Record summary: THF (Tetrahydrofolate) riboswitch aptamer, 108 nucleotides, folded computationally. Its mean pLDDT, the model's own confidence on a scale to 100, is 76.

RNA sequence: CGGAGAGUAGAGCGCGCGCGUCGGGGUUUCCCGGUAGUGCCGUCGGAUGGGAGGUUGCCGACGGACGAAAUGGCCUCUGCCAUGCGAUGCGUGCUUGCAGCCGCUCCG
Numbered sequence: 001c002g003g004a005g006a007g008u009a010g011a012g013c014g015c016g017c018g019c020g021u022c023g024g025g026g027u028u029u030c031c032c033g034g035u036a037g038u039g040c041c042g043u044c045g046g047a048u049g050g051g052a053g054g055u056u057g058c059c060g061a062c063g064g065a066c067g068a069a070a071u072g073g074c075c076u077c078u079g080c081c082a083u084g085c086g087a088u089g090c091g092u093g094c095u096u097g098c099a100g101c102c103g104c105u106c107c108g
Base pairs, nucleotide, nucleotide: 001108002107003106004105005104010096011095012094013093014092015091016090017089018088019086020085021084022033023032024031025030040064041063042062043061044060045059046058050102051101054098070083071082072081073080074079
């Protein structure tokens, strides 16, 4: 010098443990009003391969719009259990995974 490789924040799926699943009208379909969480928009900030740095990705705060999700059984409790449901939270396994600069490993 050339070639190859390792390695993030996250993402998908599985498993385990949690949270929530309201009220009224209504013949079924459905309608209205509410409530987290997720998702969406705006503003600000933060972290992000080994290093500096960085966003179209990620996280947090604030504000705004929108807006969910079934019954059954037991029963002295408005409590427990069961199986579903919600683009729900956490942990974990597998798979995938930083463009540019410098560095690391291997080969020539």